A computed fold for a 1476-nucleotide RNA from a metagenome, annotated as small-subunit ribosomal RNA. Model confidence (mean pLDDT): 81 of 100. RNAcentral holds the sequence, with entries from SILVA.
């Protein structure tokens, strides 16, 4: 996608044609579904009518005998798997009522019986007895052409078995002259109705023959699954003879023989009606068997026969059983799988309708009767088909809805309103035909025509993340839910729910189920097996399959033509009929098949005759750890004995256990023992594989080459089968040196039932016998042929007068590289995984599971064969890019090492955690949070807490209404303040009208009220922008074009050098380029030049106590502009004539001179919504705003970063010297004076190279002399100073006094490579003040060390492995514990089913002549023939008993398995996974 006998959900206008219990072959109330014939026969009413009657009704209804039909039609699919069915044949082995044709016949007799009547039993169903009658009922005899049988004769053909035809004799064997009609009769008779007879016709009857149609039987082919069903069979297979049948036949029986079927699947088990067809599919196929048609089977279950032309009989009979019903309890009745209907079952399937009008059937001569067959209608959208639900115009693009960037726009949408038109369908009225035929007959029917009214009565369902046509908003917040697969939902969901819009289909639309397709995903067409699932461990060989060259015969396969058949319907094509279509009719084609016949003969087969190349044999030669047995030898090892000798040996990462003073180890000599075979030795040899290695001998298998003598296709493969088959293991008996599971001890470890060590037993070895498996691997079955090469090894042969350690050629085996080709790639490539042929084995998602169960083999261990339930959406292969490794290589970095100084210990400062609290606001969290945001919390800041207040608001912009009093400034009351209330004051006060004023109108700032809105340090840094940190100033990250690869991707960017550097050079399928590195920029180091104030002062002059103080000067310093300089430029060595390195010269500076700014692609959902901005959400008399006070400063404790110290390289005191950044008007503040000091007073100068703020270490003296000190300064007390509204919580400073810990700091850890570390002070920002010991800068003094890259950490490049990709902080295994699910075993228990054996034995057929009864015939009779019943016998259903097979149900308990966000224990695998 298509389909359906469908079901369910929502919805539903009409018509046509079809369909409608798929489940319980479960049970059935009620009605109907098979009768008919008086023209076969015998009987024969009544009601009623008329009333005169043996009247009519009436020879009617009804009863029975008899005939035909109840074997058809209708239903269902339980059973059924060589049965049935289908197709084609056979019947010389058969039957046939009714029908048709032909022919012949129908003579003479007889006895019953039902009905009826009477009687009788019984509740009933149903009977018994007596009387009595007919027939087309029954019986006897006659006839008998033909038929059949027996015995003959002749003839035809012959396969010698028979057969066809003609004929003779004998035998068997029939009937209904009944019925009807006659406007036939010259007959007879009559009760006058008629009867009998004759004739004609119709019909029926009997014998025979034929036909048509319908049946019976037989044969072949086709026809589901299972081998976890491998053997089955005793009437079984055949024969002879009989019986039986319509007929063949073991169909049945007696006897005889021992057969028959089966791996081409018997038997057994499961499932199933079969077919034409139907669905699907390009086809081949696959699935299916409802409706219609053919066949079969069944009729409550099982069995049986009777009747009949036909049955083993759906609405017949008998018996048994189950069930239901009636009953007077004695006994009876029943069979919807016919049509309706009912209950039950179920997801689910209709009316207890009408009619025989049509088509057909039964009976009848016919009229006709019967017909739930059939024709119709009803119900159901169950299906297919058709039609409709209007058409045209209509923009104010209405209202409403929805959305948005919201004074507006978009969309719904010409849609609506409105105007005009039409009348299909449904509705109403009237009429007419058709189904109907030559006449009668219409259940059903808008089938057709005409008229009427009015847009009126008529649209839903699913979907809108991708597949897949169609999107937005709101709600929800891993919830509710969706889901076919992928998946969606954790606060911005196109995926849930709703709405709006859209898409698709449409009286339907979706969902579910099933089948086919796609699926080449069982592969015939049309797949595979090195690594993805898949080659058997190896060989030999049976059946089977396949098979070399030539000739010939045949014609089985094969091919061609003809004939028969392949039902109809259906499918397909043409044409036609219903308005069309669905539907129907007709014609054709097709039916791919089977049978038969006539030909063809290339190929295959079969037969025959040959051949030599396949195969084999022979002869000669060659190599070899091929196999089996016996023997021999040496090294090493262990042990024993003896000698020498002394304290250790042994073992490991380090040790210990162990051995040793009873003498080990070591060493020498001798002896014994067992196992294994060094060197040779080699991806070298042999073998089928497993496997085989000292030497010698014996026996023995295979192979190769040469020759071309012999055979003449003898071949290849090989299901089953047989044999061999490493190691381990098992049995019996030996043997036992070394090694070594188990075991013991020692270590290691958190543990260590391991890895390591010391010992050590099975075993390893031999003989015999089992086992039968391995990563038994080339993960590659065997054979044959063909298809480029190059180069080795090994083992044969040939040629070569260049005789050689040579060359050329030709075989076998065995390697490497590689082309074409193959392959997903890796790779393979004449030793194929290439191209072909033949045969075998095997595979079909992962797990469950090579498990369970059954079978079989084994002593056992176990092997072989080998599932399912359930569960997952993957498992897997190859390769790619990363990441990672207790992988490798190269390289770098204060990474280590070498050094210097610290931290960790003390006290204090500061930040954090924790705790506390009304609050201790918030953020930052390994490196990369923690002297961080904060460059400065007493109030403010301030975001936190308590209390007091405000509500258009502390702040912004509009609008509406009121509104001329109000501002600045200021007073009072109250209050903690905010604020509230009351005054003083008086800036401003527009425009218009009237205007003298008064006044009126209008507008507006502020204010008041209202309504928009403000406001939020509220949430989300995981919605964001911006900014920042980090890897990392690490050297990387990419692109274009080209090339390689199916592709991911690679190349470039790798390699060899070199560099600080992907820096540069060389090489190069790459060539170039970009972002980074470098450079450009700033500072600094040298010089020149220009300039010379506020800076400088050499020379000249003045001048001071002193002082560039002054005149001057530009030389110097300096200032700040411009230049120069450094580029591996020069030289040497070595390197590749490179890049570059190293050394040197010159130079202020040398290899980036030293610093700074500058930070690639990206990573960390890194940090920040509290700098700012911003989406969404939230608050709106509060999460907003204001105020007072408090808190952020708490304190058992822990951590980070610092400061000060522990002292003599020091501390105190005195004297004395030298900087550079910077800052300053709400400011820096000099001199002077006061104070011990902090500070105060003062106010010169300075808007700054001008004035001010300004050094310490150092140096020179002196005291202290190793101590808790003249070290250290915490803490505390008292008194002061400063800032500020305010110093209590909670500031800084000064003086005096006090004088704690601390004597160099455990594990661990940090910084630094030169003007660096260390040490010394100075300045600045923030700032009223300060907690600054912080931060950012500045200068002074000024070291030590680097052999180097093994290790630790981090990083870069290349390579390797990977089961990782959230990327090792990864992945992942097993036990245990919990829940749940399916399964296996299971004592036992309970069912079903199947045969077997036995018992019992109904009905009934058959047999039997025992008993008894008996109309027809025979007989004078007795009696007989024939018949019936009973009995007996065989068989025989149900039932019973027993032992079993198979399949289930239940089940204590046991077992493993699957699954399940966060359980336990370990750490087995993936990296060398830390013991590969």
């Nucleotide at each position: 996608g298509a389909a359906c006998g469908a079901a369910c959900g929502c919805u539903g206008g009409c018509g046509g044609c079809g369909g409608g219990g798929u489940u319980u072959a479960g049970g059935c109330a009620u009605g109907c579904a098979a009768g008919u014939c008086g023209a076969g026969c015998g009987c024969g009413a009544a009601a009623g009518c008329u009333a005169u009657a043996u009247g009519c009704g009436a020879g009617u209804a009804g009863c029975g005998c008899g005939g035909c039909g109840g074997a058809a039609g209708g239903g269902u699919g339980a059973g059924u798997a060589c049965a049935a069915g289908c197709u084609a044949g056979u019947u010389a082995a058969c039957g046939u009522g009714c029908c048709c044709u032909u022919u012949g016949g129908a003579u003479c007799g007889g006895g019953a019986u039902a009905a009826u009547u009477c009687u009788u039993g019984g509740a009933a169903a149903c009977g018994g007895g007596a009387u009595g009658u007919a027939a087309u009922a029954c019986c006897g005899a006659a006839u008998g052409g033909g038929a059949c049988c027996a015995c003959g004769a002749c003839c035809u053909c012959u396969a010698c078995g028979g057969u066809u035809g003609u004929u003779g004799u004998g035998g068997u064997g029939a009937a209904a002259c009944g019925g009807g009609u006659a406007u036939g009769g010259u007959g007879c008779u009559u009760u006058c109705g008629g009867g009998c007879c004759c004739u004609a016709c119709c019909u029926g009857c009997c014998g025979a023959a034929g036909g048509a149609g319908c049946g019976g039987a037989c044969u072949a082919g086709c026809c589901c699954c299972g081998a976890u069903u491998a053997g089955c069979u005793u009437g079984a297979u055949g024969g002879u003879g009989a019986g039986g049948u319509a007929a063949u036949g073991g169909c049945u029986c007696a006897c005889c023989a021992u057969g028959g079927c089966u791996u081409u699947g018997a038997u057994c088990g499961g499932u199933a009606g079969c077919c034409g067809g139907c669905c699907u599919g390009a086809g081949a196929g696959g699935g299916u068997g409802u409706c219609c048609g053919g066949c079969c089977a069944c009729a409550c279950u099982g069995g049986a026969a009777c009747u009949g032309a036909g049955a083993u009989a759906c609405u017949g009979u008998c018996c048994a059983g189950a069930c239901u019903c009636c009953u007077a309890c004695g006994g009876g009745a029943g069979g919807c799988u016919g049509c309706a209907g009912u209950c039950g079952c179920g997801a689910a399937u209709c009316a207890u309708u009408c009619a025989c009008a049509a088509u057909g059937g039964g009976c009848g001569a016919a009229a006709g009767c019967c017909u739930g067959a059939u024709g119709a209608u009803g119900c159901c959208a169950c299906g297919c088909c058709g039609c409709g639900u209007g058409c045209g115009a209509g923009a104010g693009g209405a209202a409403g809805g929805c959305c948005c960037u919201c004074u507006g726009g978009g969309u719904u949408g010409u849609a609506a309103a409105u105007c005009g038109c039409u009348g299909u369908c449904a509705g109403g009225a009237g009429g007419g035909g058709g189904g109907a035929a030559u006449a009668u007959u219409g259940a059903c029917u808008g089938c057709c025509c005409u008229c009427c009214a009015g847009a009126g009565g008529a649209a839903g369902c699913a979907c809108c993340g991708g597949c897949u046509a169609a999107a937005u908003a709101c709600g929800u917040g891993c919830c509710a839910g969706c889901a076919g697969c992928c998946g969606c939902g954790g606060u911005a969901a196109u995926a849930c729910g709703u709405a709006u819009g859209g898409u698709g289909c449409a009286a339907g639309c979706g969902u579910u189920g099933u089948u086919c397709g796609g699926a080449a995903u069982c592969a015939c067409u049309g797949g595979g097996c090195a690594u993805a699932a898949a080659g058997g461990g190896u060989g030999c060989g049976u059946a089977g399959g396949c098979g070399g060259u030539u000739a010939u015969u045949u014609a089985a396969g094969u091919c061609a033509g003809g004939g028969g058949u392949g039902a109809a319907a259906g499918c397909c094509g043409g044409u036609g009929g219903c308005c069309c279509a669905a539907c129907c009719a007709u014609c054709g084609a097709a039916u791919u098949g089977c049978c038969u016949u006539u030909g063809a003969u290339a190929c295959u087969g079969a037969g025959u005759a040959a051949c030599u190349u396949g195969a084999g044999u022979a002869u000669g030669u060659a190599a070899g750890g091929g196999g089996u047995g016996a023997g021999u030898g040496g090294a090493a090892c262990g042990u024993g004995u003896g000698g020498u000798g002394u304290a250790g040996c042994g073992g490991u990462g380090a040790a210990a256990u162990g051995c040793g003073u009873a003498g080990a180890u070591a060493u020498c000599a001798c002896a014994c023992g067992g196992a294994a075979g060094a060197c040779c030795a080699g991806a070298g040899g042999c073998g089928a594989a497993g496997g085989c290695g000292a030497c010698u001998c014996a026996c023995u298998g295979g192979u190769a080459c040469a020759u071309a003598a012999c055979u003449g296709a003898c071949g290849c493969u090989g299901a089953g089968g047989c044999a061999c088959g490493a190691a381990a293991g098992c049995g019996u008996g030996g043997g036992g040196a070394g090694c070594a599971a188990a075991c013991a001890g020692g270590a290691u470890u958190a543990g260590a039932u391991a890895c390591c060590c010391u010992g050590g037993u099975a075993g390893u070895c031999c003989a015999c016998g089992c086992c039968g498996u391995a990563a038994a691997c080339g993960a590659u079955g065997a054979g044959c042929a063909c298809u480029a090469g190059a180069u080795g090894g090994u083992u044969g042969g040939u040629c070569u007068c260049c005789u050689a350690u040579g060359g050329a050629c030709u075989g076998g085996c065995u390697g490497u590289c590689g082309g074409a080709g193959g392959a997903a790639a890796u790779u393979u490539g004449u030793u194929a995984a290439g191209u072909g042929c033949u045969c075998c084995g095997c595979c079909u998602g992962g797990g469950g599971a090579g498990u369970a169960u059954g079978g079989u083999c084994g002593c056992a261990a176990g092997g072989c064969u080998g599932a399912a339930a359930c569960u997952c959406a993957a498992a897997g292969g190859a390769a790619u890019u990363g990441a990672c490794g207790g992988g490798g290589g190269c390289u770098c970095a204060c990474a280590c090492a070498a050094g210097c100084g610290g931290u960790g210990g003390a006290g204090g400062a500061u930040g954090u955690g924790g705790u506390u609290u009304a609050a201790u606001u918030c953020g930052a969290a390994a490196c990369a949070a923690c002297g961080c945001g904060a460059a400065g919390a007493a109030c403010c800041u301030u975001a936190c807490c308590a209390g007091g207040u405000c509500u258009u608001g502390a702040c912004a912009u509009a609008c509406c209404a009121g509104a001329a009093u109000u501002a600045a400034u200021u007073u009072g009351u109250u209050g903690a303040a905010a604020g509230a209330c009351a005054g003083a004051g008086g800036c401003u006060u527009g425009c218009c009208c009237u205007u003298u004023c008064c006044g009126g109108g209008u507008g507006u700032a502020a204010c008041u009220g209202g309504a928009a809105c403000a406001g939020g340090u509220g949430c989300u840094g995981c919605a964001u922008g911006g900014c920042u940190g980090u890897c990392g100033u690490c050297a990387g990250c990419u692109c274009g074009u080209g090339c390689c690869g199916u592709g991911a991707g690679g190349u470039g960017u790798u390699a060899g050098g070199u560099u600080a550097a992907g820096u540069c050079c060389u090489u190069u399928a790459a060539c170039g380029a970009g972002c980074g590195a470098a450079a450009c920029c700033c500072c600094u180091a040298u010089u020149g030049u220009u300039a010379g104030u506020u800076g400088c002062c050499a020379g000249c002059a003045c001048g001071u106590a002193a002082a560039g103080g002054u005149g001057g000067g530009g030389a110097c310093u300096c200032u700040a502009g411009c230049a120069a300089g450094a580029c591996u430029g020069c030289c040497g060595c070595g390197u590749a004539g490179a890049a570059g390195u190293u050394g040197g010269a010159g130079g202020a500076a040398g290899g980036u001179g030293g610093g700074g700014a500058c930070g690639a692609c990206g990573u960390c959902a890194a940090g920040u919504c509290a700098u700012c901005a911003u989406g969404g959400c939230c608050c709106u008399u509060a999460u907003g705003a204001c105020c007072u006070g408090g808190g952020c400063u708490a304190c058992a404790c822990a951590c980070g970063u610092c400061c000060u110290a522990c002292a003599a390289u020091g501390g105190g005191u005195g004297g004395u010297a030298c900087a550079g950044u910077g800052g300053g008007u709400u400011g820096c503040g000099a001199a002077u004076c006061c104070g011990c000091a902090a500070g105060g007073u003062g106010g010169a100068g300075c808007u700054a190279a001008u004035c001010c703020c300004c050094a310490a270490a150092g140096c020179c003296a002196u005291c202290c002399u190793c101590a808790g000190u003249u070290c250290a300064g915490a803490u505390u007390g008292u008194g002061g100073g400063c800032u500020g509204c305010a110093a209590u919580u909670c500031g800084c400073c000064c003086a005096c006094a006090u004088g704690a810990a601390g004597u160099u700091g455990g594990a661990a850890u940090c910084g630094c490579u030169a003007g660096u570390a260390a040490u010394c002070g100075c300045g600045g920002g923030u700032c009223a003040g300060c907690u600054a010991u912080a931060c950012c800068g500045c200068g002074g003094u000024g070291a030590a060390u680097a052999u180097g890259u093994u290790c630790c950490u981090g990083a870069g490049c290349c390579u390797u492995g990977u089961a990782c990709a959230c990327a090792c902080c990864g992945c992942c295994c097993g036990u245990c514990a919990a829940g749940c699910c399916a399964c296996c075993c299971g004592a036992a228990u309970u069912g079903g089913u199947c045969g077997c054996a036995c018992c019992c034995g109904a009905a009934g057929u058959c047999g039997u002549a025992g008993u008894u009864c008996u109309a027809a015939c025979c007989g004078u009779a007795a009696g007989g023939a024939g018949g019936g019943a009973c009995g007996c016998g065989c068989c025989g259903a149900a039932g019973g008993u027993g032992a079993g097979g198979c399949c289930g149900g239940u089940a204590a308990g046991g077992g493993g398995g699957a699954c399940u966000a966060a359980g336990u224990c370990g750490a087995a695998a993936c990296a060398a996974g830390g013991u590969a």